[in-house]
The RNA shown here (c-di-GMP-I riboswitch aptamer) has 94 nucleotides and comes from a Pseudomonadota bacterium.
Lineage of the source: Bacteria > Pseudomonadati > Pseudomonadota.
């Protein structure tokens, strides 16, 4: 420096959107579909996102009541196809 391995082989899986059924809700489950994914298999340990209850506090609108945003220590979910972590997994090639 040049050629080959080498642009694979058999497959998985399933956003969005739509029916459906179930939850206050994030959302699930089933069925349709594919935007994608070499772990988009499990896990739910960190942070992060997200629904629901709330103790305080903040703005408003009236300025006594009531009312509406916003924030939120604390619990209880929900995803996990943000990220790190675990932990199993096909095929090839050196």
């Nucleotide at each position: 420096u040049a050629a080959c391995c080498u642009c694979a082989a058999g497959g998985g899986c399933a956003a969005a959107c739509c029916c459906g059924c179930c939850g206050c809700g994030a959302g699930g489950c089933g069925g349709g579909g594919a935007c994608g994914c070499a772990a988009a298999g499990c896990c739910a340990c960190c942070g992060g996102u997200c629904u629901u209850g709330a103790a305080g506090g903040g703005c408003u609108g009236a300025c006594c009541a009531c009312g509406g945003c916003c924030u939120g220590a604390c619990g209880a979910g929900a995803a996990a196809g943000c990220g790190g972590g675990g932990u199993u997994g096909c095929c090839g090639g050196c």